[in-house]
RNA sequence: GAUGUCAGGAAGGGAGAAGCCGGACGCCUUCUGCAGGGGGCCGGUGCCGAAGGAGCAACCGCCCCGGUAAACUCUCAGGCAAAAGGACCGACCUGACAGA
Numbered sequence: 001g002a003u004g005u006c007a008g009g010a011a012g013g014g015a016g017a018a019g020c021c022g023g024a025c026g027c028c029u030u031c032u033g034c035a036g037g038g039g040g041c042c043g044g045u046g047c048c049g050a051a052g053g054a055g056c057a058a059c060c061g062c063c064c065c066g067g068u069a070a071a072c073u074c075u076c077a078g079g080c081a082a083a084a085g086g087a088c089c090g091a092c093c094u095g096a097c098a099g100a
Stems, first nucleotide, its partner, number of pairs: 003098007012089002018045001020044004027040006046080003052076001053074003059067003
């Protein structure tokens, strides 16, 4: 000491699916403009999968059985206008190891 790998942090990016039906309008919020609508709340059905959770193959083992993966599967949870959340990617920063 260019650069590479690993770990942590990190600006930013980040999908899908009913603005459904019924109820409640006491309260909050938002839109239109003065009285209504939407959302938050409750119940129901339909749907989504990328918080979390669960399940399994090859393979491995001390081979009864057990270990073990996902962006696959299941949807318990979560979500289905916006907002929030969001697996994952991540310029850049720090550290460790290697190093032309």

Predicted 3D model of a 100-nucleotide RNA (Glycine riboswitch aptamer) from an uncultured Rhodobacteraceae bacterium. The model forms 90% of the base pairs in the Rfam consensus.